[in-house]
A computed fold for a 479-nucleotide part of an RNA from a soil metagenome, annotated as small-subunit ribosomal RNA, 5' domain.
Context: one part of a larger RNA
């Protein structure tokens, strides 16, 4: 000198774009953050219409069953020195939704929620009986280029719904099997990836083989038996620290340091463990168990998990609103209309950063007043002010406009008025900028050398000057 997710002190006009718990992966009141589909299903309800009435038709709504989605999106960096990440290869693998090709979509049946009845419980919730539907579940049939097998042979499937039609039937969305694609995932592997030897030996599923199990799949992944191997100064093992990368900062570069925001990967979801469902999880807003904590309780028992968005409390030098909207982009579901979406788009707060603009412009004295200095002549503040003419950015006031959809934002015109707007640091040398007074090794200054003990350009104040400027200084950290 440059840089920062900064903080502190003094000061502070506007706009644009960014950015904002780095500390306690401490704890969290409250609200919201993942639903959707009635064109899968049986019920319940029902605006309205018709009808004297009974009743009929029926838009819509919906608890439950069922499907798809809750494995994405969002957060955090605790753990991890590892095939975790980066990069280059590989295969013994899987793949819902999407796209393409081929074929099929026949028959039968058992339940169960909802509902009704009875009952238990403070609640959370639950029990028994009755009966009901499906694109829920089960069985049979068929079966090809599918699977097993040398072959013979054996094995494996499905579901309907809506619209149109007088009907036949057609169309759409589905369902099943097989093959391919795209994207996604899994595993293996070469190389690279911090400090420490005041850590030198480490290892028993350990290293390899065979049989078996397990997995989508290879494999000590697991198991039984057999062998005795495997790793290590090219640093094993241990200890410390740490998410990794694209990148960021700095530097002429080589290098050094860092990994906020944005993007990719990984890991985690109070802590520990476990599996279930599923194409995919060992699952942040799913489940079970244990632990700690907190809450409710009728004391029998039950409930919870903000490292989602806001907010609160605590900690801290320190970090924002319990805001608006689904208009856009994207996502889930749906045939669609649409619903949901604290993703996202916006607004609010903070000079936290970068950038831009303004605080007026021109003229105006051998130079007012005042201040300061003075050799008392004068010098300086200083064209600075006053004064004259002009302008209106920004701000203020008023009226109007705008978009296929518009939360927010924006646009146009007019009016008055120089009006609403300058500070901070420094002045011995390094280092641009000097005098006076006060103080008297005191009070104080200081990055370093140092300055201050009676004329201090170094302390404090004033005048003046220098630097930067809506900022300026200080502190911390990196180069």
């Nucleotide at each position: 000198g440059g840089a920062u997710g900064a903080a502190c002190g003094c000061u502070g006009g506007c706009g644009g774009c960014g950015u904002g718990c780095c500390u306690u992966a401490a704890g969290c009141a409250u609200g919201c953050a993942a639903g959707u589909c009635g064109a899968a299903c049986g019920g319940u309800u029902g605006a309205g219409u018709c009808g004297c009435a009974a009743g009929a038709c029926a838009a819509g709504a919906u608890a439950g069953u069922g499907g798809c989605a809750g494995a994405c999106g969002g957060g955090u960096g605790a753990g991890u020195a590892a095939c975790g990440c980066g990069u280059g290869g590989g295969u013994a693998u899987c793949u819902a939704c999407c796209c393409c090709u081929c074929a099929a979509u026949g028959g039968a049946g058992c339940a169960u929620a909802g509902c009704c009845a009875u009952c238990c419980g403070a609640a959370a919730g639950g029990a028994u009986g009755g009966g009901u539907a499906a694109u829920a579940c089960u069985c049979c049939a068929u079966g090809g280029u599918c699977c097993c097998g040398c072959a013979a042979g054996g094995g494996u499937a499905a579901a309907g719904u809506g619209c149109a039609u007088a009907a036949c039937u057609g169309c759409a969305c589905g369902u099943u099997g097989a093959g391919g694609g795209a994207g996604g995932a899994a595993c293996c592997u070469g190389c690279g990836u911090c400090c420490u030897a005041u850590c030198a030996g480490c290892u028993a599923g350990u290293u390899g083989g065979u049989g078996g199990g397990g997995u989508a799949a290879u494999g000590g992944c697991c198991u039984a038996c057999c062998a005795a191997g495997g790793c290590g100064a090219u640093g094993a093992c241990g200890g410390g620290u740490a998410g990794c990368u694209g990148g960021a900062c700095u530097g002429a570069g080589a290098g050094g340091u860092c990994g906020a925001u944005c993007a990719g990967c990984c890991a985690c979801a109070a802590c520990u463990g476990c599996a279930c469902u599923g194409a995919g999880a060992c699952a942040c807003g799913g489940g079970c168990a244990g632990u700690a904590c907190a809450c409710c309780u009728a004391c029998g028992g039950g409930u919870g998990g903000c490292a989602g968005c806001a907010a609160c409390c605590a900690g801290g030098a320190a970090u924002a609103u319990u805001g608006c909207g689904c208009a856009a982009u994207g996502g889930a579901c749906g045939a669609a209309a649409g619903u949901c979406u604290g993703a996202c788009g916006c607004a609010g707060c903070g000079a936290c950063g970068c950038c831009g603009c303004g605080u007026g412009g021109a003229g105006g004295a051998a130079g007012a007043c005042g201040g300061c200095c003075u050799u008392a002549g004068g010098g300086u503040u200083g064209u600075a002010a006053a004064c004259u003419c002009c302008u209106u950015u920004u701000g203020c006031c008023a009226a109007g406009c705008c978009g296929u959809u518009c939360a927010c934002a924006g646009c146009u015109u007019g009016g008055a008025g120089a009006a609403u707007a300058a500070g901070c640091c420094u002045c011995u040398a390094c280092u641009a900028a000097c005098u006076a007074c006060g103080u008297g090794c005191c009070a104080g200054a200081a990055g370093u050398c140092u300055c201050g003990g009676u004329a201090a350009u170094a302390c404090g104040u004033a005048g003046g000057a220098g630097g930067c400027a809506a900022g300026c200084g200080u502190u911390a950290u990196c180069c």